This is a predicted structure of a 1485-nucleotide RNA (small-subunit ribosomal RNA) from Dysosma delavayi. It is recorded under the gene name rrn16. The source organism's lineage runs through Eukaryota, Tracheophyta, Ranunculales, Podophylloideae and Dysosma. RNAcentral holds the sequence, with entries from ENA and SILVA.

[in-house]
RNA sequence: AUGGAGAGUUCGAUCCUGGCUCAGGAUGAACGCUGGCGGCAUGCUUAACACAUGCAAGUCGGACGGGAAGUGGUGUUUCCAGUGGCGGACGGGUGAGUAACGCGUAAGAACCUGCCCUUGGGAGGGGAACAAAAGCUAGAAAUGGUUGCUAAUACCUUGUAGGCUGAGGAGCAAAAUGAGGAAUCCGCCCGAGGAGGGGCUCACGUCUGAUUAGCUAGUUGGUGAGGCAAUAGCUUACCAAGGCGAUGAUCAAUAGUUAGUCUGAGAGGAUGAUCAACCAUACUAGGACUGAGACACAGCCCAGACUCCUACGGGAGGCAGCAGUGGGGAAUUUUCCACAAUGGGCGAAAGCCUGACGGAGCAAUGCCGCGUGGAGGUAGAAGGCCCGCGGGUCGUGAACUUCUUUUCCCGGAGAAGAAGCAAUGACGGUAUCUGGGGAAUAAGCAUCGGCUAACUUUGUGCCAGCAGCCGCGGUAAGACAGAGGAUGUAAGCAUUAUUUGGAAUGAUUGGGCGUAAAGCGUCUAAAGGUGGCUUUUCAAGUCUGCCGUCAAAUCCCAGGGCUCAACCCUGGACAGGCGGUGGAAAAUGCCAAGAUGGAGUAUGGUAGGGGCAGAGGGAAUUUCUGGUGGAGCGGUGAAAUGUGUAGAGAUCAGAAAGAACACCAACGGUGAAAGCACUCUGCUGGGCCGACACUGACACUGAGAGACAAAAUCUAGGGGAGCGAAUGGGAUUAGAUACCCUAGUAAUCUUAGCCGUAAACGAUGGAUACUAGGUGAUAUGCGUAUCGACCCAUGUAGUGUUAUAGCUAAUGCGUUAAGUAUCCCGCCUGAGGAGUACGUUCGCAAAAAUGAAACUCAAAAGAAUUGAUGGGGGGCGCACAAGUGGUGGAGCAUGUGGUUUAAUUUGAUAUAAAGUAAAGAACCUUACCAGGGCUUGACAUGUCGUGAAUCCUUUUAAAGAGAGGGGUGUCUUCCAAAAUGCGGAUACAGGUGGUGCAUGGUUAUCAUCAGUUUAUGCCAUAAGGUGUUGGGUUAAGUCCCACAAUGAAUGCAACCCCCGUGUUUAGUUGCCACUGUUGAGUUUGGAACCAUGAAUAGAUUAUCAGUGAUAAGCCAGAGGAAGGUGAGGAUGACAUCAAGUCAUCAUGUCCCUUAUACCCUGGGUGACACACAAGCUACAAUUGUCAGUAUAAAGGGUCGUGAUCCCGUGAUGGUGAUAUAACCCCAAAAGCCCGUCCUCAGUUCAGAUUUCAGGCUGUAACUCGCCUACAUGAAGCUAGAAUUGCUAGUACUCACCGGUCAACCAUACGGUGAUGAAUUCGUUUCUAGGCCUUGUACACACCGCCCGUCACAAUAUGGGAGUUUCCCAUGCCCGAAGUCAUUACCUUAACCAUAAGGAGGGGGAUGCCAAAGGCAGGUCUAGUGACUAGAGUGAAGUCGUAACAAGGUAGCCGUACAAGAAGGUGCAGCUGGAUCACCACCUUU
Repeated sequence: AUGGAGAGUUCGAUCCUGGCUCAGGAUGAACGCUGGCGGCAUGCUUAACACAUGCAAGUCGGACGGGAAGUGGUGUUUCCAGUGGCGGACGGGUGAGUAACGCGUAAGAACCUGCCCUUGGGAGGGGAACAAAAGCUAGAAAUGGUUGCUAAUACCUUGUAGGCUGAGGAGCAAAAUGAGGAAUCCGCCCGAGGAGGGGCUCACGUCUGAUUAGCUAGUUGGUGAGGCAAUAGCUUACCAAGGCGAUGAUCAAUAGUUAGUCUGAGAGGAUGAUCAACCAUACUAGGACUGAGACACAGCCCAGACUCCUACGGGAGGCAGCAGUGGGGAAUUUUCCACAAUGGGCGAAAGCCUGACGGAGCAAUGCCGCGUGGAGGUAGAAGGCCCGCGGGUCGUGAACUUCUUUUCCCGGAGAAGAAGCAAUGACGGUAUCUGGGGAAUAAGCAUCGGCUAACUUUGUGCCAGCAGCCGCGGUAAGACAGAGGAUGUAAGCAUUAUUUGGAAUGAUUGGGCGUAAAGCGUCUAAAGGUGGCUUUUCAAGUCUGCCGUCAAAUCCCAGGGCUCAACCCUGGACAGGCGGUGGAAAAUGCCAAGAUGGAGUAUGGUAGGGGCAGAGGGAAUUUCUGGUGGAGCGGUGAAAUGUGUAGAGAUCAGAAAGAACACCAACGGUGAAAGCACUCUGCUGGGCCGACACUGACACUGAGAGACAAAAUCUAGGGGAGCGAAUGGGAUUAGAUACCCUAGUAAUCUUAGCCGUAAACGAUGGAUACUAGGUGAUAUGCGUAUCGACCCAUGUAGUGUUAUAGCUAAUGCGUUAAGUAUCCCGCCUGAGGAGUACGUUCGCAAAAAUGAAACUCAAAAGAAUUGAUGGGGGGCGCACAAGUGGUGGAGCAUGUGGUUUAAUUUGAUAUAAAGUAAAGAACCUUACCAGGGCUUGACAUGUCGUGAAUCCUUUUAAAGAGAGGGGUGUCUUCCAAAAUGCGGAUACAGGUGGUGCAUGGUUAUCAUCAGUUUAUGCCAUAAGGUGUUGGGUUAAGUCCCACAAUGAAUGCAACCCCCGUGUUUAGUUGCCACUGUUGAGUUUGGAACCAUGAAUAGAUUAUCAGUGAUAAGCCAGAGGAAGGUGAGGAUGACAUCAAGUCAUCAUGUCCCUUAUACCCUGGGUGACACACAAGCUACAAUUGUCAGUAUAAAGGGUCGUGAUCCCGUGAUGGUGAUAUAACCCCAAAAGCCCGUCCUCAGUUCAGAUUUCAGGCUGUAACUCGCCUACAUGAAGCUAGAAUUGCUAGUACUCACCGGUCAACCAUACGGUGAUGAAUUCGUUUCUAGGCCUUGUACACACCGCCCGUCACAAUAUGGGAGUUUCCCAUGCCCGAAGUCAUUACCUUAACCAUAAGGAGGGGGAUGCCAAAGGCAGGUCUAGUGACUAGAGUGAAGUCGUAACAAGGUAGCCGUACAAGAAGGUGCAGCUGGAUCACCACCUUU
């Protein structure tokens, strides 16, 4: 020495910048809910608004004359109007004014001072009045008038002392007739001193604004005079022209100041209630009088406003004293007690007065203290709430038992405060003590999403509401409202307001400026600030000792007193400020001297697009003239406008004009910056290097000021080739006031002016010093070397690049710092509003400079990260290309949309809906519609009763209902039971009703794409990165190599199924060369083959050559049935799409319950102008027709497949063998092949449509089935734009089978085999998706974000013809009261007098000044204003799409033009532009 905490909120996430908000403390507070007691404090912050009523300043009879009461009278006593004295200048209130010597601190000299203290001296002689009282009298009153008296400590005169003046002269005092029997006491006058009080001066300090820059006329000074207590322009006359101001005058706005108070670690910030000091003020403004003191709160005069009284003539008043009233306001008390104490006034005193003060009352307004009970008590009661229904919790909490009595109530006793006899207490029968009574009289408030301690349930359903910030609420709300519980605090608790802290968000302590807000465009320089080396002086600042002071109270420390505490008392300081007086001298400063390193001058060189002026030059362009020549030229993505046979373009020759200077040329040079480039000449500025002569700190920075300053614009005169805002035309487009094209004016050039701004950028102010290197290139030196030039080594200056330390939020900077330090200047303080408005300066104008506020928001920014995305860039895929066949055109079938309908049930709708759910709608299905029915139900469980029931029959469209008839069980212990039917009642059933955006499950998709992650380690402040990238390679994150990574998981691959080869095994229904036999593998026999079933082998780049890094691998070959994943299938990572499905199923919730449930008949899902999708059949000759003929695989079959034979042209029908299947059946394969006919036609193609006649299934074929035969014979002759599948046993083509199914609308779907091609040069042009990289203002992630006009609503603001107005100043007029001055108009007791009068006084009048008032113009403030302008705000308005990706014309800055709007174009500039190419540089080797 006692002292310092943070959090939320910008983002998908991160760091940073930065604002907003919260947690703490405080208050003269207020409001809401609640409220037991005591102590101590505090209590109109607003209207300095107006005030009824009462009180707040009187006292002295011991200054004086007198009056009255009382008494029979005198005396005594008491009271009193008036004269007189002292006091009403204190005490008390308030804070309007005041930015000032008002206040604070520290000093000073030219002053006054009643009462008080000390001290010296004195008080002699005279005089004249005026009140009161009395008489008369005016007035409503207030208040007077007049006559004659009267006293004094009232007044006057004189003597004397003393003091004032340089002197003389003059002027100026007094009360003993106060009290007392007296001593004596109290007073009076003149001096001197003191104390306390007051007046004055000065240094320093004391708020904001420059959008207030100039102010000042008694102003600044002097002299004379006046004046004051005193200094002084305080006043006046004259003279001089000063004084103040950027260190902020003047003006405006605000404000009493201080000790202190609150907060803070402090420095500071805010504040100025109570208490104390000073100031100012007293209805507003002015003025003086009296007095020691006032220009006087409860005094006077005048004016004004207001209120009251009035007899209308005139008067009265001033709560910002204490109470109190009205008003204002969110808001602030009793019309109380007492002078008992403290203090004050008067008095000799008793005493009187005192709303000062002491107390009480009211108010939780604040601080402090106490209490509302303590102990025991589980059946864990009842009740509430929750619940997984078991329980948990409120909760030992209550009840109950026992104890205590602070508080409360009733009694008793009873203070201190009272002072040196006694008496005297408002508070107050108060504090305190004591007895009794009984747990008795006493707990609320706020919160519970995070910050922030504390959680559930019900209701509500973007409603109601909450909210300090973030935010919550759209049917499961810990955020709203209620409840239960919990947390915090407690006689209080929350809220609101204000202030400080946190906030280092104004940074002295203690911030910043490349990109976040912020370096002036650049330089020069007066003021100012700062300043290199050595020595000396002084002591301004600095350090230090002592002294004075900074009132008391407060704060702090120690001690003490109220039971404690708050509170109070006593004592003591620290730190700091100012002043005085000593000392120190290192560093700063001052004085003086010196030096040379900073700076400069001179000198020798040197580089240069440095500047100004003049002269010259060639290439190109355009125009003109002439020649040749003959049809286009020009321009674009493509075109057109334009131009050309009157000869263009092209080409040759000549001429003219203006502007700009290729190559060299280079992160090269130079300049302060802007900027500067053909060549030569003249004039001229600065730099650098060398040697080292001279001056001797002469330096750095630089507010204000000045100079220069791209492009564009402006003024005037020239000039005008090319280019080219505006403008015309042509295109493009939905439009196109644009991008593109063709013309083209101003401008671009020059001279003289103006402007003064740019992304004027290194987005980086200037100067100085220090702090590793490497490597370029520029200028110029030295050394070495040499004949010389290179090479090598090294210095200075400027200019690049890379990098260490360090710094940085990161990016990056890094001796050219953004590092480490010093000095000076400029600038910043959330985003928008806004670089706007107003004002001012400047400009010809355009503009520029300076530069706000209201209002709105909780963000706005920077850097970096991961994604996503790009009409950015690099690598793969039937993506394109190369092929092949289709679709799109026709007819038909199917699905969808649309329309229609009683219904055309529903879902699915880009890819990833549409021959999909549906592997099969005539009834059923069926969910839809019409009609008819039923209501515990068609179905489930429980309960009761009853009976068998099923079944048959009648009615009906059918179901159902009703009725009638017939008929009758199982078991049995004969009670009953089981199953079942019917009936009743009640819980309930039921729902293809809603929500796939509440869900599970499941599925599609990206995609069979190669990716997706993790542990540990490492890197980064972190998000994250690394691994997973790189070099190769692969179908593959497949593998290899490298590597701060090393491992692992999931995907890939493999494992599984199937096809292809072999082997082994088995031997029926399959097979069989051989043997026998037959109609037939039928039988016997067999197991070699085919086939089947099972098991197993096989392929792994294994081998060779080449290549590659000797790797991984690739390429070619051999062998092999198969060769590089052998073909195919199943298998589908992390995620995405609120993807699909509540109508498969399951399920939360909502809804229906004589209906949205259930049953039935009929209809519909099949409609039909049309559009789309995916198919079939074709258009024919590689075909069609007819006839003949061969070979598959896989599959199905008993409510079924169905051989054979017979009938029928046929579909079928009849018959019914075999097979429960390697046996029998479906079953015939088609294509192909060999023949016949047709011969290019709408045909012997094609088969739609349609008539008639049949067949099959089924209860039923009309709506609405299929098949057959005869007949009919439509469109269609290869298909526009466009679009799709497929890479080998694939496509195309051809048939076969199956499921569903009574039958069948299948041309669909799923399988099976037969036959069997073409092409892949290659690429990233299109599409889609990964990988790497890049940009990003996106993260709901481009279906993103986002700009401006217009329209609407309300909001604040600017302008505005004007209009109203506060304050202020100026000029003029008028001029109250009043001081001062003047004045012989009136008057006058004391003194003088020669008695006329004088001195002096009073009144009146006049003058200066002068308040209020009036007039005039003015500055300024505030309000209002038709209309008008922009601004911001507001879930879903209009027009476009400017910006963010190369944002589809790169963007932006300045400027100009024109234009609905964003915006466009021209000129110059910037990179804060993507991409590609080239060059250079750098790093490593």